[in-house]
RNA sequence: GCGUAAAGCCGCUAGGGUUCCGGCCGGUCCGCACAGCGAUGCGAUCCGGUGGCUGGUCCGAGAGCGGCGACCCGUCCGGUGAACAGCGGACGGGCACACGGCGGGAUAAAAGCCCGGGAGGU
Numbered sequence: 001g002c003g004u005a006a007a008g009c010c011g012c013u014a015g016g017g018u019u020c021c022g023g024c025c026g027g028u029c030c031g032c033a034c035a036g037c038g039a040u041g042c043g044a045u046c047c048g049g050u051g052g053c054u055g056g057u058c059c060g061a062g063a064g065c066g067g068c069g070a071c072c073c074g075u076c077c078g079g080u081g082a083a084c085a086g087c088g089g090a091c092g093g094g095c096a097c098a099c100g101g102c103g104g105g106a107u108a109a110a111a112g113c114c115c116g117g118g119a120g121g122u
Base pairs, nucleotide, nucleotide: 008068009067010066011065012064015059016058020056021055022053023050024049025048026047027046030043031042032041033040071094072093073092074091075090076089077088078087097117099120103115104114105113
């Protein structure tokens, strides 16, 4: 100087928005309360708004957590007349590091999602 094992899945979280549910606000109309009407209050229906609503559902990390698989190393076992390699199995160990846009894309929508361990930087 060049190259190199490694990033696949599942559960969850930080985070994210708003289809659906719920919350909140306004309206509509009905019922109940008040002896009656109105006003008011409560409840239900439907409509609109609101995610500068903690929620449920939903999305969700390469650089977050946990697990599994794969992979790498070692020992032993199987197979062989004996043995090496390979293969299969068991057990033990390893699986490091990781700054990062703009822009675009999906979905109802957004994002630490996807493009992307990309461009770029060190």
This is a predicted structure of a 122-nucleotide RNA (Guanidine-I riboswitch aptamer) from Azospirillum lipoferum. Its Rfam family is "Guanidine-I riboswitch aptamer". From the family's description: This family represents a conserved RNA structure found upstream of the ykkC and yxkD genes in Bacillus subtilis and related genes in other bacteria. The sequence was found by an Rfam model in a public genome assembly.